[in-house]
Context: one part of a larger RNA
């Protein structure tokens, strides 16, 4: 000098962009953050209708699907969002590689035949304080299970063997699905080569450990797992152990090489109370799924339960310190749906603080008798100082009326009656901070008397202090100014 995700003092007029729990990955009242599909399906709690009874509260009947709570069903919830606790690793990056998987999607090709049995709902009988839960009875389907069929697929000793499906909607002309299989595209899992911080006051580590055969296992290679055999593996080119730490693209400085970092954005990787376990499922070993333990915290009728903000909000605690229990799906995407829609604290806005950058404003010309007042003073006088005052203008901004977008493509606008136009009053509503010995731009005066005090270095102060404390005056920066903490 230059930067912050900053804080603190003193001040603050206004507007656009943009960032805001760095600390205890600590605890968390409350509300919302993942639904959707009635054009899968079988029902009908409520709704509307007909017709009847009413004690006027309602009930019971009938029809209708245009609704639609529960529950099968199919898809989604593995995205998106958060937060870096862990990790010194193929974790991250860059480079390459063969043993793989891939739902939705695009692109072919072949097919979609005939059957069977059930279980929610629902009724019924119980049980329980509740969460919830038993028995028995009844039903559907794109839910389940045979059978047939197999170009093509799958295994095979090449003789052969095994495997499949589902309908729903219609204007009848298709839609939109379902099975196999070939390929894409997007995804994902794996391996390796060199690259990734300090400590040798850490020097030896390692038995599933290093390789081999069988065998298991996986979507795949592979001590991944297992059972024999073998005795290797790694290390002073730093192994192992300790500390620390998510990696990166950048971002900060610097002329550069470099040093420092890793907020916001944007890839990746990890974690979801604290270990661990697997189920489903194309995808998990799953933030708002489940299961065991465990440590809190709530319920209880004491037998048993119930939860998991590192999602947006918010509360308490820590702390020097970091916001609203907002508004909308209008937009951009996501999920499901044939579609209308539905859901979306994702997003897109608005709020809250000068947190920062960046722009504006606080007026603009004139105007000497150099007014008055302060301060100075060698008492002539200088200085504040053209600075006020007065005279002539102006009206950004704010402030009051009108008018009034774009963003949306036919419809649909939270922002928002916002930007923005115009028109109207009036210098009106809008100026701190910080320094004045040197180094450093900028100096007198009274008060103090080594006191009270200052101070970044050097150093001031003990009776004339341009260093301390006031005021005059001056000096830099400006909605900020200075201190204080980091990095270069």
């Nucleotide at each position: 000098g230059a930067a912050c995700g900053a804080a603190c003092g003193c001040u603050g007029g206004c507007g656009g962009c943009a960032g805001g729990c760095c600390u205890a990955a600590c605890a968390c009242a409350u509300g919302c953050a993942a639904g959707u599909c009635g054009a899968a399906g079988g029902a009908g709690a409520a709704g509307c209708u007909u017709g009847g009874c009413u004690u006027c509260g309602g009930c019971c009947c009938c029809g209708u699907a245009a609704c639609c709570g529960a529950g099968u069903g199919g898809c989604a919830a593995a995205c998106g969002g958060g937060u870096g606790a862990g990790u010194a690793a193929c974790g991250c990056g860059u480079g390459g590689g063969a043993a793989u998987c891939u739902a939705c999607c695009u692109u072919g090709u072949g097919g979609u035949g005939g059957g069977g049995a059930a279980c929610a709902a629902c009724c019924g009988u119980g049980g329980g304080a509740a969460a919830c839960u038993a028995c028995g009875g009844c039903u559907a389907a794109u839910a389940c299970c045979g059978c047939a069929u197999a170009c093509g697929c799958c295994c095979u000793a090449c003789g052969g063997g095994g495997g499949a499906a589902a309908g729903g909607c219609u204007u009848c002309g298709g839609c939109c699905g379902c099975c196999a299989u070939a390929a894409g595209a997007g995804g994902a899992g794996c391996c390796c080569g060199g690259g990734u911080u300090a400590g040798a006051u850490u020097a030896g580590g390692u038995a599933g450990u290093u390789g081999g055969u069988g065998g298991g296992g996986u979507a795949a290679a592979a001590g991944c797992c297992u059972a024999c055999c073998a005795a290797g593996c790694c290390u002073a080119c730093g192994a192992u152990c300790u500390a620390u730490a998510g990696c990166u693209g950048g971002u900060c400085u610097g002329a550069g090489a470099g040093g420092a970092u890793g907020a916001u954005c944007a890839g990746c990787c990890a974690c979801a109370c604290u270990g661990g376990g697997a189920c489903u499922g194309a995808g998990a070993c799953a933030c708002g799924g489940c299961c065991c333990a465990g440590a809190c915290u709530c319920c209880u009728a004491c037998g048993g339960g119930a939860g998991g903000c590192a999602g947006c909000a918010g509360u308490g605690g820590g702390g020097a310190a970091u916001a609203u229990u907002g508004g909308a799906c209008a937009a951009u995407g996501g999920a499901c749906g044939a579609a209308a829609g539905u859901c979306u604290g994702a997003u897109c806005c608005a709020g809250c603080a000068a947190u920062g950058c960046c722009g504006c404003g606080u007026g603009a010309g004139u105007g000497a008798u150099g007014a008055a007042g302060g301060c100075c003073u060698u008492c002539g006088g200088g200085u504040u100082g053209u600075a006020a005052a007065g005279c002539u203008c102006u009206u950004u901004c704010a402030g009051c009326a009108g008018g009034g977008a774009a963003g949306a493509u036919a419809a649909u606008g939270a922002c928002g009656g916002u930007a923005c136009c115009u028109g109207c009053a009036g210098a009106a509503g809008a100026a701190g901070c910080c320094c004045c010995g040197g180094c450093u731009a900028a100096c007198u005066c009274c008060g103090u008397g080594c006191c009270a005090g200052c101070a970044g270095c050097c150093g001031c102060g003990g009776u004339a202090a341009g260093a301390c404390g006031g005021a005059g005056g001056g000096g830099g920066c400006u909605a900020g100014c200075g201190u204080u903490g980091u990095u270069c």

This is a predicted structure of a 488-nucleotide part of an RNA (small-subunit ribosomal RNA, 5' domain) from an uncultured prokaryote. It matches the Rfam family "Bacterial small subunit ribosomal RNA". Its mean pLDDT, the model's own confidence on a scale to 100, is 87.